[in-house]
């Protein structure tokens, strides 16, 4: 240069093109304790970025951007 794969919540991931984008572990606040740990109940947190098909996009397509490979 050229090709193939990845990118969703602080981690780790789940999601026939239609469900309020589900979950675990972390955090909060509360319960429980003499305190803590366990546990139990409540909350906040995420679809890389521009576009494009579509009635409807995490999803299909295109370009970037970042990351892992392979070949020269």
């Nucleotide at each position: 240069g050229c090709c193939c794969c990845c990118a969703u919540a602080g981690u780790u991931u789940a999601a026939c093109g239609g469900a309020u984008a589900g979950a675990a572990c972390a955090c909060a606040u509360c319960c429980c304790u003499c305190c803590g740990a366990a546990g139990g109940a409540u909350g906040a947190g995420a679809u890389a970025u521009a576009g494009g098909u579509u009635c409807a996009a995490u999803u299909c397509c295109u370009a970037u951007u970042g990351g892992a490979g392979g070949c020269a």
This is a predicted structure of a 72-nucleotide RNA (transfer RNA) from a Patescibacteria group bacterium.
Its mean pLDDT, the model's own confidence on a scale to 100, is 81.
Taxonomically the source falls in Bacteria candidate phyla (Bacteria).